[in-house]
RNA sequence: ACCUUAUCAAGAGCGGUGGAGGGAACGGCCCUGUGAAGCCCGGCAACCUGCGUCAAGCAAGGUGCCAAAUCCGGCGGUGAGACGAAAGAUGAGGC
Numbered sequence: 001a002c003c004u005u006a007u008c009a010a011g012a013g014c015g016g017u018g019g020a021g022g023g024a025a026c027g028g029c030c031c032u033g034u035g036a037a038g039c040c041c042g043g044c045a046a047c048c049u050g051c052g053u054c055a056a057g058c059a060a061g062g063u064g065c066c067a068a069a070u071c072c073g074g075c076g077g078u079g080a081g082a083c084g085a086a087a088g089a090u091g092a093g094g095c
Base pairs, nucleotide, nucleotide: 002094003093004092005091006090007089008088013041015040016039017038021031022030023029026073027072028071042066043065044064047062048061049059050058051057070087075084076083
């Protein structure tokens, strides 16, 4: 990188540093000098893991995450929706 599969409306800072960007891409719509990204610290607990009666739950070691539903839309569907798909993200497994 690719394949399979599960999940994606819950949860998480009034800290330090840093200085202009960020929310995947596109179209929107937003966030941001009342400080963006990044880094540090802090936190959350979905998956793996450990404990636990294989449950509920607890821990926080691996990985992940900490504005808005995966922020919304694009394809199908409908009067409009709901919903489904695609794409994406993350975990686990495979190759």